[in-house]
The RNA shown here (TPP riboswitch aptamer (THI element)) has 93 nucleotides and comes from Chitinophaga niabensis.
C1' cells in the first nucleotide's frame, strides 16, 4: 500500500397482532406488538407484501406452528477505526 472482515454511522424499505378491560393495566408468541432517541432488512434479498376472510394441525385467542415457498414482488445503498491472510514496494540484517 492493496484486498476482505467487523464495531459504529448516514440514506432508503417494513410490520405492529390476539385474549381481557369503558379505557388504562396485566397476559400469549417474537428481534420487534403502546410509531419505540426502538427492532429488522437493504439485491449473496424469507425484512415485508400478493396468494391468505387459503390449506392441516394445535391454542384462552391470534400468521401460534407447519404447508403454500428453489412460488411472484420487494428498499438499485455509501462510509467505515481498528484487525488481517496473499500480493507488491521500500529500508535493515
Nucleotide at each position: 500500500c492493496u484486498u476482505c472482515u467487523u464495531a459504529u454511522u448516514a440514506g432508503a424499505g417494513g410490520g405492529u397482532g390476539g385474549c381481557c378491560u369503558c379505557a388504562a393495566a396485566g397476559c400469549c408468541u417474537g428481534a420487534g406488538a403502546u410509531u419505540a432517541c426502538a427492532c429488522c432488512u437493504u439485491u449473496u434479498g424469507u425484512a415485508c407484501c400478493u396468494g391468505c376472510u387459503c390449506u392441516g394441525g394445535g391454542u384462552a385467542a391470534u400468521g401460534c406452528c407447519a404447508g403454500c415457498g428453489a412460488a411472484g414482488g420487494a428498499a438499485u445503498u455509501g462510509a467505515g477505526a481498528a484487525g488481517u491472510a496473499u500480493g507488491g514496494c521500500g529500508u535493515a540484517u
Its mean pLDDT, the model's own confidence on a scale to 100, is 77.
The source organism's lineage runs through Bacteria, Chitinophagia, Chitinophagales, Chitinophagaceae and Chitinophaga.
The sequence is in RNAcentral, with records from Rfam and Ribocentre.